[in-house]
Context: one part of a larger RNA
RNA sequence: CUGGGCUUAAAGGGUGCGCAGGCGGACCUGUAAGUGUCUUGUGAAAUCCCACGGCUCAACCGUGGAAUUGCUUGGCAAACUACAGGUCUUGAGCCCGACAGAGGUCGUCGGAACUCUAGGUGGAGCGGUGAAAUGCGUAGAUAUCUAGAGGAACGCCAAAGGUGAAGACAGACGACUGGGUCGGCGCUGACGCUCAGGCACGAAAGCGUGGGUAGCGAACGGGAUUAGAUACCCCGGUAGUCCACGCCCUAAACUAUGUGCACUAGGUCGGGAGGGUUUUGACGCCCCCCCGGCCGAAGCUAAAGCAUUAAGUGCACCGCCUGGGGAGUACGGUCGCAAGGCUAAAACUC
Repeated sequence: CUGGGCUUAAAGGGUGCGCAGGCGGACCUGUAAGUGUCUUGUGAAAUCCCACGGCUCAACCGUGGAAUUGCUUGGCAAACUACAGGUCUUGAGCCCGACAGAGGUCGUCGGAACUCUAGGUGGAGCGGUGAAAUGCGUAGAUAUCUAGAGGAACGCCAAAGGUGAAGACAGACGACUGGGUCGGCGCUGACGCUCAGGCACGAAAGCGUGGGUAGCGAACGGGAUUAGAUACCCCGGUAGUCCACGCCCUAAACUAUGUGCACUAGGUCGGGAGGGUUUUGACGCCCCCCCGGCCGAAGCUAAAGCAUUAAGUGCACCGCCUGGGGAGUACGGUCGCAAGGCUAAAACUC
């Protein structure tokens, strides 16, 4: 260096974009760098290998050959790679027309519930639990009605549903905006795939500044329980949860399954386009494309299972693994306001 692997045994980077790099569609022409073939020079001797010979044999020695798989000179070939030129349309992209969607950002508005404030009715309890107590209440609570204030979340619809690269996204309406699919006449002409570094996004918690605070609620206080109870249960309650801006960059960031392309039986359900047919129409039926599920053939797998959304059959590129503990730790570096993140050992031990 090659050889083995990564759903669950160790192992897919949280996700995307993308420079370098790696790899790359069909056809024609040329060049000849790689490549093939012939050839020139060289590749010291000894050793190794082959043949013959010399010590009575052997070891050993001698002679000749082969080998030395390399480098190099010149010629030839042009399939493949490369390079140059040209052509093409099936990969990729664009144009036009439709379509669905909690995709994103900003703003406006709404109803239910809740808490609080004021007032009316009312008059002794309420609340809470396994049972209680702390707590609230004659300074009038709970209950009920009216008015007002506030913050947060959006019931039913709702689904095995949809969208997004992932994180994630749900009241209604408006503005701005990203992506996708389908159908069709055309257009460009390989413009592609992947991607170390890099850049961007990235739940929750946490941090900074300023606001906001109804409910909930780490910490904290109290009541219970208990041998104890720094808990589970109850009454309170601060950060926080919310908003703006700036950080943090982690996760069972999970499909524990990287991305792209091609190929390999079917059946069934759902979402969205298009075409055909019947019908007044809806609907139904048939075909086809994209997306999301389930069941299963071959095949694969240690099995469970996977199975056109592969864990099947292949190709391209990236990431990662190499016994358990020590340890995702120390040290160093780097990033961060900090918390800490990223990178990442060893001794020792089983």
The part of an RNA shown here (small-subunit ribosomal RNA, central domain) has 350 nucleotides and comes from a Phycisphaeraceae bacterium. The prediction has a mean pLDDT of 88. RNAcentral holds the full RNA, with entries from ENA and SILVA.